[in-house]
RNA sequence: ACCUCAUCCAGAGGGGUGGAGGGAUCGGCCCUGUGAAGCCCCGGCAACCAUCGCGGUAAGCACCUCCGGACAGGCGAGGCACGCGCGCGACAGGUGCCAAGUCCGGCCCGCGGCCAGGGUGGCCGCAGGGAAAGAUGGGAG
Numbered sequence: 001a002c003c004u005c006a007u008c009c010a011g012a013g014g015g016g017u018g019g020a021g022g023g024a025u026c027g028g029c030c031c032u033g034u035g036a037a038g039c040c041c042c043g044g045c046a047a048c049c050a051u052c053g054c055g056g057u058a059a060g061c062a063c064c065u066c067c068g069g070a071c072a073g074g075c076g077a078g079g080c081a082c083g084c085g086c087g088c089g090a091c092a093g094g095u096g097c098c099a100a101g102u103c104c105g106g107c108c109c110g111c112g113g114c115c116a117g118g119g120u121g122g123c124c125g126c127a128g129g130g131a132a133a134g135a136u137g138g139g140a141g
Base pairs, nucleotide, nucleotide: 003139004138005137006136007135008134013042014041015040016039017038021031022030023029025106026105027104028103043098044097045096048094049093051090052089053088054087055086057085060084061083063079064078065077066076067074102133107130108129109128110126111125112124113123114122115121
């Protein structure tokens, strides 16, 4: 890289450097010499993971006992809140992020409107739904 899971209408910008692009892609629409991208410094947001605390749960894993000749076996039996899994909170170590909803749309469906017209159409709109794609984190590899 590929795969998998969760989240994506909230939130948070100044300075230096640089000197023309940027918002993934295509279209739209925006941002940008009142200074784009990139890089550096400082600040901030959030809370995915880690860490810590509290709580709850016996459905599951783990663990204990039993069954059993057994260190085998089990959609077996019983138990157990020390651990995982679950909920809440703290912190800010690992990431991430700090224009616009992932800026909006693209594919499918729904609703509404308009146009055309014998043939299932076209166009426009919707803080309607779903998918795809993408981003970030966790896992697996």
This is a predicted structure of a 141-nucleotide RNA (SAM riboswitch aptamer (S box leader)) from a Nocardiopsaceae bacterium.
The organism belongs to Nocardiopsidaceae, within Bacteria.
Rfam family: SAM riboswitch aptamer (S box leader). Rfam describes the family as follows. The SAM riboswitch is found upstream of a number of genes which code for proteins involved in methionine or cysteine biosynthesis in Gram-positive bacteria.